[in-house]
Context: one part of a larger RNA
Formats: sequence, C1' cells, structure tokens
RNA sequence: UUGCAGUUAAAAAGCUCGUAGUUGGAUUUCGGGGUGGAUGGACUGGUCUGCUUCCUUGUGGAGUGUGCACCGGUUAGUUUGCCCCUCUGCUCGAGGAAUGCUCGUGCUCUUCAUUGAGUGUGGGUAGGACUCGGGUCGUUUACUUUGAGAAAAUUAAAGCGUUCAAAGCAGGCCAAUGCCUUGAAUACGUUAGCAUGGAAUAAUAAAAUAGGACUUUGGUUCUAUUUUGUUGGUUUCUAGGACUGAAGUAAUGAUUAAUAGGGAUAGUUGGGGGCAUUCAUAUUUAAUUGUCAGAGGUGAAAUUCUUGGAUUUAUGAAAGAUGAACUACUGCGAAAGCAUUUGCCAAGGAUGUUUUCAUUAAUCAAGAACGAAAGUUAGGGGAUCGAAGACGAUCAGAUACCGUCGUAGUCUUAACCAUAAACUAUGCCGACUAGGGAUUGGUGGACGUUAUUUUAACGACUCCAUCAGCACCUUAUGAGAAAUCAAAGUUUUUGGGUUCUGGGGGGAGUAUGGUCGCAAGGCUGAAACUU
Repeated sequence: UUGCAGUUAAAAAGCUCGUAGUUGGAUUUCGGGGUGGAUGGACUGGUCUGCUUCCUUGUGGAGUGUGCACCGGUUAGUUUGCCCCUCUGCUCGAGGAAUGCUCGUGCUCUUCAUUGAGUGUGGGUAGGACUCGGGUCGUUUACUUUGAGAAAAUUAAAGCGUUCAAAGCAGGCCAAUGCCUUGAAUACGUUAGCAUGGAAUAAUAAAAUAGGACUUUGGUUCUAUUUUGUUGGUUUCUAGGACUGAAGUAAUGAUUAAUAGGGAUAGUUGGGGGCAUUCAUAUUUAAUUGUCAGAGGUGAAAUUCUUGGAUUUAUGAAAGAUGAACUACUGCGAAAGCAUUUGCCAAGGAUGUUUUCAUUAAUCAAGAACGAAAGUUAGGGGAUCGAAGACGAUCAGAUACCGUCGUAGUCUUAACCAUAAACUAUGCCGACUAGGGAUUGGUGGACGUUAUUUUAACGACUCCAUCAGCACCUUAUGAGAAAUCAAAGUUUUUGGGUUCUGGGGGGAGUAUGGUCGCAAGGCUGAAACUU
C1' cells in the first nucleotide's frame, strides 16, 4: 500500500495563482487463406462386452441396452502452433538445393548418319533458395516468461529405529578378499545485475524552412592492392574514403478535431473593479424667525438644558457621513466583498459560431497576489455613533445591562498587520445515477398576444426547446450514528486524477527554538505530568 476518517464526533489551508512532484483523451496489424495439435458438443460406423430371442451348435444370425472400454469418420465451435498475404538490412567466410547451358558416357526407340527423341549417369560452368559462423549497424526502456547464477549453516521438506527424541548425515546386506554403479535429495532465495521468448499495456523517437528515403549520373579531393616481361618515374583505367552539383523514382511526407483546453469573433449581461462627476433625505451645528414654560430621558426617575427664551415652528446655510422604500430563497465577484446619477478606463462570465491552434491539460511542496472587522504609523477630516473614562440610576453589591456626556476610533490618503463561527462548519478537476415546477443570462423556434397605421421592422409579453448559473420541492431498491444528503450516492461488490488535514480528554495553540512584524501579535510548534 491492499484498507481509515475529515457537515455536526479530531480533522478541507480565507481565497486565487504557481514551479518541482504526481496524473494525463481517442487513433496506426485488423482481417483473410493454408496446415497441424489439444479440447469438449452433435450425428454416425465398427471392434470388444452385457441382456433377450431364433436356431444350429459356427466367438452363427437378428434385436436391444450400456460402458469412465477401444478404433475411426463427418460437422458447426473454443483454444493454440507454424506458413503465406504483410519477409531487419549490408558485408566477409564455409557448405550449398531447384533450374539453365555445355562436354563425355550407358540403355530404349529412331535416322543414310553420334542424326533426332526419351531416360539414367559422370565432369565443367552459370545460378544462388536455404543453413552455419564472424563483423558492421539498427529508436530506447518499463512490463512479463524461461534459464544460468545465488557461501554454508539456519528455515521448509525427503530418506535413514541416534534404544525414542532433541539431534546427526548417516547407513544397510550373503558373513564378506566384498556388495548396494549405496545415500549425503528437494524447495525457497525478494530487489539489482546477466541471458532469453513475448509485444498487450505505459512512456519514448522519426520526413515540415525536407539538412527526408531510394536510384542514376557529373565534378573536386585523398588513398593505392593487383595487371600491363623486370626496375624506376608520370598519367590513365580500376577499386575504396570524403565533399559537392544535377536529374529521376514514389499514392512522395502533416491521424482526428475530444459534450478536453487555449485564442479570435458577434450581440449581450452584471448592485464585478478603478478614477472623476452628480443627486437625495436625515443628523448635528451656527445664523435669522414666531410663540411661551417647561424640555430631555425612563419601567419609574435623575444627571442634563431652560425668561440671557430651552424644547418646538419657519427660512435658507455649512459640515462630514450614509444611500431608505424598490431589496427578493434575485445578480456579480477567486474570496474578502459589491446598491444614487452620469462619464471615462481597462477586465470578466455565459451564450452563438460548418472560425483558428492541436494536447497546449488537471491538481499542486517551495514561492507569490488579494484578504472583513479590530489594531499600528504619518497626514487630512472630525457630522453621527461610540471602546476607555466621568456622572445619574438600578442593586445586597454593579467596576454591567438603562440614561446623560465623552477620548481613541468610526470616514479618507499613504504604508503596515494577515486574522474571524474568513461557515455551505462540506477541497479542486472529471464521469455516471431521478422526477418536478419556478427563476437569472444567452440562443433557437411558434398561425400566439399587444402598442399603430394599413401591413411590416424592432420592443414588451405568452408558449416550447436548449446551454450555463443561484436556489427550491418531492421521493430515495442509494448513503448515513442519526439529524439529514441528487450529494454527504455510485465504499468490505473496498483503486478516476490530485492536494491538504486528523488519531482519547487536558496540559496547549502553552513552553522553547526559528522566522515574519514598529508593536499588538502571526506562522511553525513540543514534552513532563494528569486523566
């Protein structure tokens, strides 16, 4: 590992990207013919045999049954071997079949005639199927088969009366000058390495700027064995390297276009992002204004504000925040998250497509980007609310809940921090398994409806189909401890790919070390002890 679990019991990193790693779609030899073996099925013949019968006495004839008996035959199958279609080349050496040519020679027939025909036989020569050996190369492995090899003891295991046994490798036999060709087996021996058969599966390589294959031919250049009577020189021929030009041959050479992926394109779509712009009411404040005794606030009160006119009314103003109703089992975004108008900027998804590339993919240690709120640093801004703090209540007490104030903060810019019940407490990619009606976005269809104008055209509706979403309902011959779940199913009938995490409760997310951070703290992360 086979073979655990991860919604709620311990456990899916907040989210995305991403290198190493791991994994990775289909497609190329299938088939046909011949021939042999094994196997069992059906039909059928005989031998042997059992039973019955008829005789004649013969392993006679007839009928019938059975056999795990024996020998065949036919036939549709299963399985397997060999050969052919469909052949690893080149080179050297040895052996060398068929076949052809030629020279003799024997026999038969034939001819005037070694003339011709047939059939044998012995040489020579061409030929070179096929066999063996050496060399040179050929895409390479994994996998699997068989073999050699493996120190012994040990282990498993065979044989043998150590008196049995643990052991041991001995021993047994006519009585023997010896004999048992006495025995001293066998198995296992993973991985790696060697040799060998196979060619499914999985990789890998090849011809696309042809620097490709094969054939022929020309040129340049180098080398020099033989042969030209001998020796020497030069050149040619010839043979062999290397380089190079031309022509020819060929079915000349690119698998497909994955309900994999990327790109392009068309009309869309969205509260996705950034920057600018614009609007709205509310709140608070200040100003002006009308009135006059209370106003606030609460369970009840009080702190608090008020003839210096509070609260309230009206008028415009300023500031900073916020974006009601519409707002939903709706949308978008990787998540965090995102809602006034308009403009600009770039980006995204889905859909449509007889567009393009052609494996480019999936998941991911390391590493990186983003990451609510709170918090930190430096500016700005400070309307509201409001940790800390003050006071009033309540109370046994109240350092709280309630009330009145109120600093930091809340908003924004620039930089940090990197955590949340960052939750769907449910990793990502792929396939399959079940019915339904809604809904969002796109597309296609319909004699449908509507606005008018009189038909179109678009638009808005209605119906149907389809792809991709957010969800929901009903049921499980499924799953689960259940709650419940179309995924949490396709799991003891256990393996689609890949990453992360957990192993009783505490101690403890503590100590220590490392690292990151200005800090707060983050990441990594024990043990003793206890139960």
Predicted 3D model of a 531-nucleotide part of an RNA (small-subunit ribosomal RNA, central domain) from a metagenome. Rfam family: Eukaryotic small subunit ribosomal RNA. RNAcentral holds the full RNA, with entries from SILVA. Its mean pLDDT, the model's own confidence on a scale to 100, is 80.